[in-house]
Context: one part of a larger RNA
RNA sequence: UGACGGGGGCCCGCACAAGCGGUGGAGCAUGUGGUUUAAUUCGAUGCAACGCGAAGAACCUUACCUGCCCUUGACAUCCUCGGAACUUGUCAGAGAUGACUUGGUGCCUUCGGGAACCGAGUGACAGGUGCUGCAUGGCUGUCGUCAGCUCGUGUCGUGAGAUGUUGGGUUAAGUCCCGCAACGAGCGCAACCCUUACCCAUAGUUGCCAGCGGUUCGGCCGGGAACUCUAUGGGGACUGCCGGUGACAAACCGGAGGAAGGUGGGGAUGACGUCAAGUCAUCAUGGCCCUUAUGGGCAGGGCUACACACGUGCUCCGGAUUGGAGUCUGCAACUCGACUCCAUGAAGUCGGAAUCGCUAGUAAUCGCGAAUCAGCAUUGUCGCGGUGAAUACGUUCCCGGGCCUUGUACA
Numbered sequence: 001u002g003a004c005g006g007g008g009g010c011c012c013g014c015a016c017a018a019g020c021g022g023u024g025g026a027g028c029a030u031g032u033g034g035u036u037u038a039a040u041u042c043g044a045u046g047c048a049a050c051g052c053g054a055a056g057a058a059c060c061u062u063a064c065c066u067g068c069c070c071u072u073g074a075c076a077u078c079c080u081c082g083g084a085a086c087u088u089g090u091c092a093g094a095g096a097u098g099a100c101u102u103g104g105u106g107c108c109u110u111c112g113g114g115a116a117c118c119g120a121g122u123g124a125c126a127g128g129u130g131c132u133g134c135a136u137g138g139c140u141g142u143c144g145u146c147a148g149c150u151c152g153u154g155u156c157g158u159g160a161g162a163u164g165u166u167g168g169g170u171u172a173a174g175u176c177c178c179g180c181a182a183c184g185a186g187c188g189c190a191a192c193c194c195u196u197a198c199c200c201a202u203a204g205u206u207g208c209c210a211g212c213g214g215u216u217c218g219g220c221c222g223g224g225a226a227c228u229c230u231a232u233g234g235g236g237a238c239u240g241c242c243g244g245u246g247a248c249a250a251a252c253c254g255g256a257g258g259a260a261g262g263u264g265g266g267g268a269u270g271a272c273g274u275c276a277a278g279u280c281a282u283c284a285u286g287g288c289c290c291u292u293a294u295g296g297g298c299a300g301g302g303c304u305a306c307a308c309a310c311g312u313g314c315u316c317c318g319g320a321u322u323g324g325a326g327u328c329u330g331c332a333a334c335u336c337g338a339c340u341c342c343a344u345g346a347a348g349u350c351g352g353a354a355u356c357g358c359u360a361g362u363a364a365u366c367g368c369g370a371a372u373c374a375g376c377a378u379u380g381u382c383g384c385g386g387u388g389a390a391u392a393c394g395u396u397c398c399c400g401g402g403c404c405u406u407g408u409a410c411a
Stems, first nucleotide, its partner, number of pairs: 001411002003408003007405007015395002019358005026315008034306002042053002064301007073125001077124002079121005086103001089100004107114002127290002130288003136284002138279003141275001143273001148187006154163003167178003193267004198235007208224002212222003238261001241255005322343007364387007
């Protein structure tokens, strides 16, 4: 100087308290552990892993397993040779692939050849979701939107360092004021940005319809530019005004006006750093390793298993489970999709110890939409709106944090 204390003082936060609704019980959905398996691919593991990467595993995805195949390779550059590219069909095979076969001969040209593409060959090389996140970049979580973290010069100290940044007030805030061996400054705070709440101007279609006319009664038509709305530019809120308290300060309390009042609500924005936190499987990358295989292609299977345990959710007076009949997507719903109808109708009757969220258009509750996507979310995620509460005496206690101070055999 820090860190720590079942030391002290001051202060804050849905931290407690006061309330409302849940979880923990049941069934199901989903993730994880464990077990099983040929494989159940990999990663994430207190808070800060567990409806997480995955905004959608039937094949594909797919990285895993089994089997069948390839070896300059599915992809890139270079070299040599041949052929335009491309295209029709048959057979074998689970397919990858292999064998045969039909049409076609284009573009540029200095007639040597060249450009694109295809095939064969040689080796340089390709390739690796193989290992190391404790070699790394980048990105991210977390303390925490907490109010802190530092520097220059000066001063003090032998020095490590201190001072400033402490003190008295105040604030959401190292926010501001006063004081002070300090005076200034930087990164943070705040503001500048977006959105929402009010008004004005401009503009008037696909939107609007007050007044006028018509009407088949539909802003439908003529028309209108008021209103709603749309989207651009402005205004508006600054403790500006009044009263009180205060140190004559900063500020606080109350009030007026106002659509809005003391940061109006919400968002974006995350200081120095901590956790050798997470990610080599987004990507990039050092090193190491594989190179007829740890690379590549294909078919089938698996990621969907199931004595069990945990997390997150949905449903509750009802719908699990099972049988039958169909619909749709898709080469293909057996493993393993969604939906419809008929029948079947289980457990459970408000949940032990414990534990979570929330302070206002919030909780609770109700529906709608979007991304992903051939299909698949009624329960996940992200948005949108409708209805719309209760409570906060207070800071003794639990948890986390900030400042000052004190103790320490810790660094």
The part of an RNA shown here (small-subunit ribosomal RNA, 3' major domain) has 411 nucleotides and comes from a metagenome.